Predicted 3D model of a 150-nucleotide RNA (SAM riboswitch aptamer (S box leader)) from uncultured Jatrophihabitans sp. The organism belongs to Jatrophihabitans, within Bacteria. The coordinates come from a structure-prediction model, not an experiment, and the mean pLDDT is 80.
RNA sequence: CUCAUCCAGAGGGGCAGAGGGAACGGCCCGACGAAGCCCCGGCAACCGCGUGCGAUGUAUCUCGUCCCGGGCGUUUCCCGCCUUGAUCGAGGCCGCCGCACGAAGGUGCCAACUCCGGCCCGUCCGCGACUCGCGGGCGGGAAAGAUGAG
Numbered sequence: 001c002u003c004a005u006c007c008a009g010a011g012g013g014g015c016a017g018a019g020g021g022a023a024c025g026g027c028c029c030g031a032c033g034a035a036g037c038c039c040c041g042g043c044a045a046c047c048g049c050g051u052g053c054g055a056u057g058u059a060u061c062u063c064g065u066c067c068c069g070g071g072c073g074u075u076u077c078c079c080g081c082c083u084u085g086a087u088c089g090a091g092g093c094c095g096c097c098g099c100a101c102g103a104a105g106g107u108g109c110c111a112a113c114u115c116c117g118g119c120c121c122g123u124c125c126g127c128g129a130c131u132c133g134c135g136g137g138c139g140g141g142a143a144a145g146a147u148g149a150g
Base pairs, nucleotide, nucleotide: 001150002149003148004147005146006145011040012039013038014037015036019029020028021027024117025116026115041110042109043108046106047105049102050101051100052099053098054097056095057094060092061091062090063089064088068085069083070082071081072080073079114144119141120140121139122138123137124136125135126134127133128132
């Protein structure tokens, strides 16, 4: 920098001793113990792993098909046989994609929706004004941030 997700979920102990929730404004958490460090536990499923199903293919293998092409048998036709090829069909393997499930290796996380808000848009209500402003509720988007993957 790009993409995805962010209204779900999950805490005990020890050390420590006043801050913490990113910043700002709020509102909260905190001596019934904040940050930080350590131990144990848990949540979740982004990446990686496995299984199944589906779809797909400039890939690849096998089998079948013999209308087409080629070859052989037959004096010729018919017919029969073979076949690198072409067509069509079926299946396998592999790759990619999607979905579901499993496990928990690499991360992450375990107060409050990312705790809420700001900037923009829509809508409703109230007030003042006269089609605009202010305040509030709800919804959508953006910005910022967090986590993962690249």